[in-house]
Context: one part of a larger RNA
Molecule: large-subunit ribosomal RNA, domain VI
Organism: Candidatus Spechtbacterales bacterium
RNA sequence: CGUAGAAUCUUGAAGGGAGUCCCUGACAGUACGAGAGGACCUCAGGGAACGAACCUCUGGUGUACCAGUUGUCCUGCCAAGGGCAUUGCUGGGUAGCUAAGUUCGGAAGGGAUAAGCGCUGAAAGCAUAUAAGCACGAAGCCUACCCUAAGAUUAGGAUUCAUAGAGACCUUGAAGAUGACGAGGUUGAUAGGCUCAUAGUGUAAGCGCCGCAAGGCGUUAAGCUUAUGAGUACUAAUUUCUCAUAAUG
Numbered sequence: 001c002g003u004a005g006a007a008u009c010u011u012g013a014a015g016g017g018a019g020u021c022c023c024u025g026a027c028a029g030u031a032c033g034a035g036a037g038g039a040c041c042u043c044a045g046g047g048a049a050c051g052a053a054c055c056u057c058u059g060g061u062g063u064a065c066c067a068g069u070u071g072u073c074c075u076g077c078c079a080a081g082g083g084c085a086u087u088g089c090u091g092g093g094u095a096g097c098u099a100a101g102u103u104c105g106g107a108a109g110g111g112a113u114a115a116g117c118g119c120u121g122a123a124a125g126c127a128u129a130u131a132a133g134c135a136c137g138a139a140g141c142c143u144a145c146c147c148u149a150a151g152a153u154u155a156g157g158a159u160u161c162a163u164a165g166a167g168a169c170c171u172u173g174a175a176g177a178u179g180a181c182g183a184g185g186u187u188g189a190u191a192g193g194c195u196c197a198u199a200g201u202g203u204a205a206g207c208g209c210c211g212c213a214a215g216g217c218g219u220u221a222a223g224c225u226u227a228u229g230a231g232u233a234c235u236a237a238u239u240u241c242u243c244a245u246a247a248u249g
Stems, first nucleotide, its partner, number of pairs: 001151001005161006014148004020048007032037001050105005058099004065092005070085006109143003116136001118134002165243004169185005190236003193232005199225003206219005
């Protein structure tokens, strides 16, 4: 820009993805075979690699959480803290992200076939799967499964509305380089704050008691706490602006 209004929901031409392999048990020590050995078919199960999604579990990370600890400087000193030293080092760890973790997938079915195997059957009184006709037969082909998809210019369809809608701006997100996409904008839980939970760390500071002291015990499963959940208008989403609103009649 087109698809001759807008929003929502769709059909699927076409394209892409996937397509793998191994083992065990039963059938059955059966068929077969002198024996040694040892099946087809069918059924049930287990796994490898690969792929997708996810974070309940197991872990990793987690320089915005908690604790311990060394050296040094500072807050006048004690105590308590702060800065720097790779995040100083060390032990843990929420969300998110993640694999080594979890779940799922390949299938089954249908159609036409290849090699191959047949039925009926003449030419050629026989024979012949072929000449007419008919039936089987692959991990392969077309479907089927998953994804994209009407610029499929053949530009499709349905529903609703038509003083319909869309954008800007702002609060923002498990969305994101920016656009875009999603949630919301006071008729409001969109983000922040606050409260309560969850979760993490592991019993704060101060005070008291015990000990000469280092320290221990009690108050105290305390104190602190990021990204999580719920609630709550306290703060910020104010007021508004732009485009479009039929070519029908």